[in-house]
């Protein structure tokens, strides 16, 4: 330098052919239970879907670009 993949909640990830309010597990907060802890039960908070731009009535999903990480080639 060229190519490919990934980027969604604090962490690990899902998200069918674009279509209403973006989800799961773990973690976190509060309460119950316990002498207490673990386990268990109930409720809850938390996301500019990496940044910017474009297409569209509508974009996490399509296109361009930048950034970060990884892999391969030279």
């Nucleotide at each position: 330098g060229g190519g490919c993949c990934a980027u969604u909640a604090g962490c690990u990830c899902a998200g069918u052919u674009g279509g209403c309010u973006a989800g799961a597990g773990c973690g976190c907060u509060u309460c119950c239970a316990u002498g207490a802890c673990a386990u268990g039960g109930a409720a809850g908070a938390a996301g500019u879907c990496g940044g910017g731009g474009g297409u569209u009535c509508a974009a996490g999903u399509c296109c361009c670009u930048c950034a970060u990480g990884g892999c391969c080639c030279a």
Predicted 3D model of a 74-nucleotide RNA (transfer RNA) from an Acidimicrobiales bacterium. It matches the Rfam family "tRNA". Rfam classes the family as a transfer RNA. The sequence was found in a public genome assembly. Lineage of the source: Bacteria > Bacillati > Actinomycetota > Acidimicrobiia > Acidimicrobiales. The coordinates come from a structure-prediction model, not an experiment, and the mean pLDDT is 80.